RNA sequence: CCUCGAACAGGCAAACCCGGUGUAAACCGGGGACGCAAAGUCAUGGGCCCACUCUGAUCACGCAAAGCGUUGAUCGAAGAAGGGUCGCCAGGCUACCGAAA
Numbered sequence: 001c002c003u004c005g006a007a008c009a010g011g012c013a014a015a016c017c018c019g020g021u022g023u024a025a026a027c028c029g030g031g032g033a034c035g036c037a038a039a040g041u042c043a044u045g046g047g048c049c050c051a052c053u054c055u056g057a058u059c060a061c062g063c064a065a066a067g068c069g070u071u072g073a074u075c076g077a078a079g080a081a082g083g084g085u086c087g088c089c090a091g092g093c094u095a096c097c098g099a100a101a
Base pairs, nucleotide, nucleotide: 005097011036012035016031017030018029019028020027021026034087040093041092042091044090045089046088047085048084049083050082052079053078055076056075057074058073059072060071061069062068063067
């Protein structure tokens, strides 16, 4: 120095609650601890989530003979140059401690 993770000293903070930002996903602050040896940091490659566009179906509504609608809602599929997630995986950078190997 690399690897590793016993001990010591510490560190971070899930769900949930409150306040705030945002169309949303989500984020920020406070409380709180499920856990974490990088649960420090970076959206670089994937994955996932949200929004947008297009399209199909269904329901409601309006007109109506079939059907139509630049209306609303739900579900599915596709799309890229938007947003998010590092506590999803991989990768980059940095870092405390000192047992065994």
Model confidence (mean pLDDT): 81 of 100.
Predicted 3D model of a 101-nucleotide RNA (c-di-GMP-I-GGC riboswitch aptamer) from Planctomyces sp.
The organism belongs to Planctomyces, within Bacteria.
The model forms 90% of the base pairs in the Rfam consensus.